[in-house]
A computed fold for a 149-nucleotide RNA from a soil metagenome, annotated as c-di-AMP riboswitch aptamer (ydaO/yuaA leader). Its mean pLDDT, the model's own confidence on a scale to 100, is 76.
RNA sequence: CGCCGAAGCCUUGUUGGGAAGCGAGGCGCGGGGGAACCAGUCGGUUUCCGCUCUGGAAGCCGAAUGGGGCGAAUCGCCCACUUGUGGGCGUAGCGCAACUCUUUCAGCGCGAGCCCGUCAGCUAACCCCGUAGGCAUACGAAAGAGGAA
Numbered sequence: 001c002g003c004c005g006a007a008g009c010c011u012u013g014u015u016g017g018g019a020a021g022c023g024a025g026g027c028g029c030g031g032g033g034g035a036a037c038c039a040g041u042c043g044g045u046u047u048c049c050g051c052u053c054u055g056g057a058a059g060c061c062g063a064a065u066g067g068g069g070c071g072a073a074u075c076g077c078c079c080a081c082u083u084g085u086g087g088g089c090g091u092a093g094c095g096c097a098a099c100u101c102u103u104u105c106a107g108c109g110c111g112a113g114c115c116c117g118u119c120a121g122c123u124a125a126c127c128c129c130g131u132a133g134g135c136a137u138a139c140g141a142a143a144g145a146g147g148a149a
Stems, first nucleotide, its partner, number of pairs: 002135003008027008028131006038121001041063009066119001067116004075090007093110004099146007
């Protein structure tokens, strides 16, 4: 210099001889909560509509499963050991390739993990939170647009 990722920049307080440590604020970037309107599954029942089909709409009651967030990281099948874990093959999706972006072809990888705690659909105003961590020696092709020399 470059890559994944929101994870960059600036100001300032305090401790300290200093290096540096511990905080605070702002901008930028990212995420969550949060009205109206709209909007879940199954069963029973009432009313209405009518094209009479196990039709449609609205109301009421009951039941089941807990549910949700960050992230590309979902879903399916198989094997082994045993009730949970490990492994394999695929897959939704994601990333890389050296001036940048988009598209196409071929190639190489990822397809995890963590958190909330019975609670959150969407959601204007408003409120809250994060600004980490981890990598790499690559230098394929074509088209269009831009930039640089």
Overview
The RNAcentral record of the sequence draws on MGnify. Rfam family: c-di-AMP riboswitch aptamer (ydaO/yuaA leader). Gene Ontology terms of the family: regulation of gene expression and cyclic-di-AMP binding.